[in-house]
RNA sequence: AAAGGGCAAACCGGUCGUGAGGCCGGGACGCAAAGCCAAGGGCCUGGAGAGCUUCUCUCCUGGACGCCUGGCUGCCGAA
Numbered sequence: 001a002a003a004g005g006g007c008a009a010a011c012c013g014g015u016c017g018u019g020a021g022g023c024c025g026g027g028a029c030g031c032a033a034a035g036c037c038a039a040g041g042g043c044c045u046g047g048a049g050a051g052c053u054u055c056u057c058u059c060c061u062g063g064a065c066g067c068c069u070g071g072c073u074g075c076c077g078a079a
Base pairs, nucleotide, nucleotide: 006031007030011026012025013024014023015022016021029066035072036071037070039069040068041067043063044062046060047059048058049057050056051055
């Protein structure tokens, strides 16, 4: 470079949830790890508290791996 393929954004329908969001179906924006892990940073939700020029911070709870870093695994091929 190919070959066989894989995943599935937004949006729509259904459903669960206070919510972020999850699941199922449709659908493809894209992805060589857009496979898995919430470990670090960041982001989002719910609750409490503090500072107070209504925004910021702290703690707790949850989310998200298609934000980045890290860890584990992985098809084909040049090799």